[in-house]
RNA sequence: UCAGAUGGCUGGAUGGCCGCCUUGACCGUGGCGACACGGCCGGGGAGGAAAGUCCGGGCUCCACGGGAACACGGUGCCGGAUAACGUCCGGCGGGGGCGACCCUAGGGAAAGUGCCACAGAAAGCAAACCGCCCGUUCGCGCGCCCCUUGGGCGUGGCCGGCGGGCAAGGGUGAAAGGGUGCGGCAAGAGCGCACCGCUCCCCCGGCGACGGGGGAGGCACGGUAAACCCCACCGGGAGCAAGACGGAGUAGGAGCGGCCGGCCCAGCUCUUCGCGGAGUGGGGGCAGGCGGGUUUCCGCGCCGCCGCUCGGGUAUGUCGCGCGAGGCGUCCGGCGACGGGCGUCCCAGAUGAAUGGCCAUCCAUCGCGUUUCGGAGCGAUCCGGGGCGCGGGGACAGAACCCGGCUUACAGGCCAUCUGACGCC
Numbered sequence: 001u002c003a004g005a006u007g008g009c010u011g012g013a014u015g016g017c018c019g020c021c022u023u024g025a026c027c028g029u030g031g032c033g034a035c036a037c038g039g040c041c042g043g044g045g046a047g048g049a050a051a052g053u054c055c056g057g058g059c060u061c062c063a064c065g066g067g068a069a070c071a072c073g074g075u076g077c078c079g080g081a082u083a084a085c086g087u088c089c090g091g092c093g094g095g096g097g098c099g100a101c102c103c104u105a106g107g108g109a110a111a112g113u114g115c116c117a118c119a120g121a122a123a124g125c126a127a128a129c130c131g132c133c134c135g136u137u138c139g140c141g142c143g144c145c146c147c148u149u150g151g152g153c154g155u156g157g158c159c160g161g162c163g164g165g166c167a168a169g170g171g172u173g174a175a176a177g178g179g180u181g182c183g184g185c186a187a188g189a190g191c192g193c194a195c196c197g198c199u200c201c202c203c204c205g206g207c208g209a210c211g212g213g214g215g216a217g218g219c220a221c222g223g224u225a226a227a228c229c230c231c232a233c234c235g236g237g238a239g240c241a242a243g244a245c246g247g248a249g250u251a252g253g254a255g256c257g258g259c260c261g262g263c264c265c266a267g268c269u270c271u272u273c274g275c276g277g278a279g280u281g282g283g284g285g286c287a288g289g290c291g292g293g294u295u296u297c298c299g300c301g302c303c304g305c306c307g308c309u310c311g312g313g314u315a316u317g318u319c320g321c322g323c324g325a326g327g328c329g330u331c332c333g334g335c336g337a338c339g340g341g342c343g344u345c346c347c348a349g350a351u352g353a354a355u356g357g358c359c360a361u362c363c364a365u366c367g368c369g370u371u372u373c374g375g376a377g378c379g380a381u382c383c384g385g386g387g388c389g390c391g392g393g394g395a396c397a398g399a400a401c402c403c404g405g406c407u408u409a410c411a412g413g414c415c416a417u418c419u420g421a422c423g424c425c
Base pairs, nucleotide, nucleotide: 001421002420003419004418005417006416007415008414009413010412012362013361014360015359016358017357018356020045021044022043023042024041026039027038028037029036030035047396051407052406054405055404056403057402058401059239060238061237062236072235073234074233075232076231077091078090079089080088081087092106093104094103095102096101107230108229112228113227114224115223116222129170130169131166132165133164134163135162136161138160139159141155142154143153144152145151146150178196179195180194181193182192183191197219198217199216200215201214202213203212204211205210243319244318245317246316253310254309255308256307257306258305259304262286263285264284265283267280268279269278270277271276288303289302290301291300326345327344328343329342330341331340332339333338363394365392366391367390368389369388370387371386372385373384374383375382376381
């Protein structure tokens, strides 16, 4: 200098004018007061993700006597952190990279069940298409002999058939019953041997995952559990539209009183031994009235008026709701996540929902023009840096009960540590 790796920070600045939300003091007006309205002065006013609402918790209500088991859901190498977690930290194993470093859903497949498409001979009681090898001499061919419608012997000819052996090679597949090599064999094969792998046992180190070493066994046990399943651990449900309080009306309900009202009945009250009788009776039915353009019929809906009182509860208002697993600084413990001590600070609370608009100057940065410096080249020109002028110009995105995480989005800029290559000293 170039190319990378990891961790972290930032997310325009200053000023002026006009506004918005919230909070405190003071003044004025109204009110007994709580308080309301107005004025004025001061304090505070989005984020690293406020987002997705994917996990975990606080808080609230509901359910529930405790425990265990079952079902369902989740988590899944080991140790730790934490209020808790599927998060984080430190490790282990596996994979990738020359390296810094990165990725990893990583329990169990000798408990059982299922599945393994296509291709292929065969996909789970393994199998034999091509191929390799042996035998037979059945057919054919060739050679020789006896000899002549024939027979015998030999040879397997990179011939065919039949009977066997093999699982090395080819081919199929994501996967074909350990791998490489040597020996061995008719050809082969853990058939034998060496090394690697695997299984079992023992020893050593480590809290542990696991690592190292030694011995034994020719090897049995294909893959798949983000398929069922098994094992271990965890888990009540719903959510701030939770929930609490106040609470309008020419909405609706109940009680009491008054007034009005055609008929019948239940009920109630009084009376009677009882039958019965009297009174009351918007609780019910009939009649009647009103409504949907008019008429008839049927159906449907509505139907006392006034006053007082009461409870529920809608609109709506208030609370929940801003002191918290809190921020910052510092010290101590820990590799670290994190924990502890001390000091200091109070830091958004809207509810059609505030946190904004305009202007000026500057900054990062981009484009164009101009000028200058350095390098390459004969040159035209090209590459890199600086000055000046003009113009543009700041990403992703916005709290809504709160907190810890995860995930996703993000222009530009900055810092620290580390790796590789090249050059120079």